The prediction has a mean pLDDT of 82. The RNA shown here (transfer RNA) has 72 nucleotides and comes from Chlamydomonas eustigma. Its Rfam family is "tRNA". It is annotated as a transfer RNA. Rfam links the family to the GO term triplet codon-amino acid adaptor activity.

RNA sequence: GGGUUUAUAGCUCAGUGGUAGAGCGGCCGCCUGCAGAGCGGCAGGUCUCCAGUUCGAACCUGGGUGGGCCCU
Numbered sequence: 001g002g003g004u005u006u007a008u009a010g011c012u013c014a015g016u017g018g019u020a021g022a023g024c025g026g027c028c029g030c031c032u033g034c035a036g037a038g039c040g041g042c043a044g045g046u047c048u049c050c051a052g053u054u055c056g057a058a059c060c061u062g063g064g065u066g067g068g069c070c071c072u
Base pairs, nucleotide, nucleotide: 001071002070003069004068005067006066007065010024011023012022013021018055026042027041028040029039030038048064049063050062051061052060
């Protein structure tokens, strides 16, 4: 340099055009002599960035940036 793949909550990941979700973690409550486990609830995300398509984009298109892999 060329090709390919990936970026979503603190972490690991779902979500392939119509209200952004789960598990773990955090906080509160119930339970307990205390804690843990269990149960219930709450908070937490400009969906990597810019532009485009569309009535509508995490999702489709183009480009940028970072990571992985292959080739040279």